[in-house]
Context: one part of a larger RNA
RNA sequence: GGUGUAUGGCGGAUGCCUAGGCUCUCAGAGGCGAAGAAGGACGUGACAAGCUGCGAUAAGCUUCGAUUAGGCGCAAAUAGCCGAUUAACUCGAAGAUUUCCGAAUGGGGCAACCCAACUAUCAUAAGGUAGUUACCCGAUUUAUCGGGGGCAAACCCGCUGAACUGAAACAUCUAAGUAGGCGGAGGAAGAGAAAACAAUAGUGAUUCCCUAAGUAGUGGCGAGCGAACGGGGAACAGCCCAAACCAAAUUGGUUCCGGCCAAUUUGGGGUUGUAGGACUGCAACAUGAGAUUAUUUAAGAAAUGGAAGGUUCUGGAAAGUUCCAUCGUAGAGGGUGAUAAUCCCGUACAUGUAAUUAAAUAUGAUCUAGCAGUAUCCUGAGUAGCGCGGGACACGUGAAACCCUGUGUGAAUCUGGCAGGACCAUCUGCCAAGGCUAAAUACUCCUGAGAGACCGAUAGUGAACUAGUACCGUGAGGGAAAGGUGAAAAGCACCCCGAACAGGGGAGUGAAAUAGAUCCUGAAACCGUACACCU
Numbered sequence: 001g002g003u004g005u006a007u008g009g010c011g012g013a014u015g016c017c018u019a020g021g022c023u024c025u026c027a028g029a030g031g032c033g034a035a036g037a038a039g040g041a042c043g044u045g046a047c048a049a050g051c052u053g054c055g056a057u058a059a060g061c062u063u064c065g066a067u068u069a070g071g072c073g074c075a076a077a078u079a080g081c082c083g084a085u086u087a088a089c090u091c092g093a094a095g096a097u098u099u100c101c102g103a104a105u106g107g108g109g110c111a112a113c114c115c116a117a118c119u120a121u122c123a124u125a126a127g128g129u130a131g132u133u134a135c136c137c138g139a140u141u142u143a144u145c146g147g148g149g150g151c152a153a154a155c156c157c158g159c160u161g162a163a164c165u166g167a168a169a170c171a172u173c174u175a176a177g178u179a180g181g182c183g184g185a186g187g188a189a190g191a192g193a194a195a196a197c198a199a200u201a202g203u204g205a206u207u208c209c210c211u212a213a214g215u216a217g218u219g220g221c222g223a224g225c226g227a228a229c230g231g232g233g234a235a236c237a238g239c240c241c242a243a244a245c246c247a248a249a250u251u252g253g254u255u256c257c258g259g260c261c262a263a264u265u266u267g268g269g270g271u272u273g274u275a276g277g278a279c280u281g282c283a284a285c286a287u288g289a290g291a292u293u294a295u296u297u298a299a300g301a302a303a304u305g306g307a308a309g310g311u312u313c314u315g316g317a318a319a320g321u322u323c324c325a326u327c328g329u330a331g332a333g334g335g336u337g338a339u340a341a342u343c344c345c346g347u348a349c350a351u352g353u354a355a356u357u358a359a360a361u362a363u364g365a366u367c368u369a370g371c372a373g374u375a376u377c378c379u380g381a382g383u384a385g386c387g388c389g390g391g392a393c394a395c396g397u398g399a400a401a402c403c404c405u406g407u408g409u410g411a412a413u414c415u416g417g418c419a420g421g422a423c424c425a426u427c428u429g430c431c432a433a434g435g436c437u438a439a440a441u442a443c444u445c446c447u448g449a450g451a452g453a454c455c456g457a458u459a460g461u462g463a464a465c466u467a468g469u470a471c472c473g474u475g476a477g478g479g480a481a482a483g484g485u486g487a488a489a490a491g492c493a494c495c496c497c498g499a500a501c502a503g504g505g506g507a508g509u510g511a512a513a514u515a516g517a518u519c520c521u522g523a524a525a526c527c528g529u530a531c532a533c534c535u
Base pairs, nucleotide, nucleotide: 001534002533003532004531005530006529007528008527009526015520016484017483020455021454022452023451024450025449026448027447028446029444030443031151032150039101040100041099042055043054044053046078050074051073061095062094063093064092065091066090070082071081072080106115107114108113116133117132118131119130120129121128122127135148136147137146138145139144140143155186156184157183158182159181160180166173170220196203197202207234208233209232210231211230217225218224238436239435240434241380245268246267247266248265249264250263251262252261253260254259273414275379276378277377278376279373280372281371282370288367289366293362294361295360296359297358298357299356303351304350305349309324310323313320325342326341327331333345334344335343385409386408387407388406389405390404391403395421416431417430418429419428420427471478472477491519494506495505496504497503
């Protein structure tokens, strides 16, 4: 030095575990904010570094309700307290307090700091206390009132808007109206009650799903892009203005002072395509919807009641095993010294009220109708259409309709107008140039309940632990590692070695200490010790 056997060290794999994650389902909620948010800074404990809570009333104050004999957070210990029916602690609901920064808003500022003014008041020497003082928009009584601002995960609407890439290069095209930027709103948003489709038959607002269909088309007819009609479902809901006409008020004009005309505002009226309405005549005073308030009932927080078991054996421990029982509208689940329906918490079921919510009944603000006539009036104008330039439509300018509009032009008025994929005719459908509208649909920062042929500490969130922490970076930003004694601390009194508050040997605890805090199991690499053999 090697090999083998035995036994250790180091190391932290593996197994087992779960306090945390991941993905969903069903309900709820879908916002918070000048009444100062989100997020922070600094404080706050007897001792107090971190986390949590809280705010100079500072791990807390008050009221009400519930529960209860024990409490003073994580977090053991010491000191000192609270409470034990005069109700502590805990849980729920509603309040009070809530420093400073932050939209931050009196002015400033290098956030958590600096400096004011005015009013009231106390004191009167400085000063203290309370309140007010930003900007923008709207309203009116012109001095006040109301609103806005900022934050927030996705979903939604609008404006703006790439490139890589694909086309096996690349320019039209694609990627894609995607990513990104900006603005805005809601619990959903948007769309929406036909100037729609269709095709000689008909449908009857919108939205979403399945299909039609990778079809018809479109396309350097390349790469690709890609409908609609129709059919089947989900959900269903329809309405209001402008105008004609009437009236009132105000202002102006005019007058023969009777009035008339115009404009504006307000009220009535009226709302559609088998045209409708005004107007004239007739008839009628209905029907339906329904805010608000009250009563009753139900739901609704913390919470309350809630069945039924003992033994034998093994063992440190019984829930295992043995024998004999019991309950079950409860044999979901978890815990307890190993595997418990009957030990504990619970579970099924039943009970319970506050804030609040729903339904029923009563109330009833407010809204809501017919028939006939057709002379006159009204029915959304720089609009529709058209030229040019673009965009958007599945559709790349094409035969290119329909839709939007930068620019120019520019109608008709019911004997009217638009559409049916150039255009014309016939026919058919519809009534633009004003507005509102629930549901079916999309999403999940968040709350509750539950589930998983999801993970189990190099996994699962980056984060099971003081984690967006430590640390790195001027900064934007990047970003870890780190779980497990034992059933119970019973966490090793006492003795000894030692310089020792190091470490160890006894003793003791414990089922076990090779479970001794670098603590379950404890692989390999690596490093020893003892013995045997070989060299």

The part of an RNA shown here (large-subunit ribosomal RNA, domain I) has 535 nucleotides and comes from an invertebrate metagenome.
The coordinates come from a structure-prediction model, not an experiment, and the mean pLDDT is 83.
The RNAcentral record of the full RNA draws on SILVA.